The prediction has a mean pLDDT of 83. This is a predicted structure of a 96-nucleotide RNA (c-di-GMP-I riboswitch aptamer) from Geobacter pickeringii. The RNAcentral record of the sequence draws on Rfam. Its Rfam family is "c-di-GMP-I riboswitch aptamer". Rfam describes the family as follows. GEMM was predicted in a large-scale screen for bacterial structured RNA regulatory elements.
RNA sequence: UUUCCGAAGAGGUAAACCCAGGGUAACCUGGGGGCACAAAGCCACGGGUCCUGUCAUUCAUCCUAGGAAUAUGAUCAGGAUAGCCGGGUUGGCGAG
Numbered sequence: 001u002u003u004c005c006g007a008a009g010a011g012g013u014a015a016a017c018c019c020a021g022g023g024u025a026a027c028c029u030g031g032g033g034g035c036a037c038a039a040a041g042c043c044a045c046g047g048g049u050c051c052u053g054u055c056a057u058u059c060a061u062c063c064u065a066g067g068a069a070u071a072u073g074a075u076c077a078g079g080a081u082a083g084c085c086g087g088g089u090u091g092g093c094g095a096g
Stems, first nucleotide, its partner, number of pairs: 004096001005094002012037002017032006035083001041089003045086003048081006054074004061068003
């Protein structure tokens, strides 16, 4: 110095939940909070999950009688999630 690894110390981030704001929503931002985290820094590239729309089908129900609504599906469109996983990229400390 690099890779692996994660003892110790310093410092950092901040789940659930609560308050305020934004968004149809998933969710995001700020404050409180602290479950956890060595990349829980950053990037939606691949997969997953979630939301909305569209399309297809559709039990009960409703009405103005072919629509509403509900549910399911999509190989469709847009979005959210980096604290779901993979990948990319940058990076602190040093027992071993």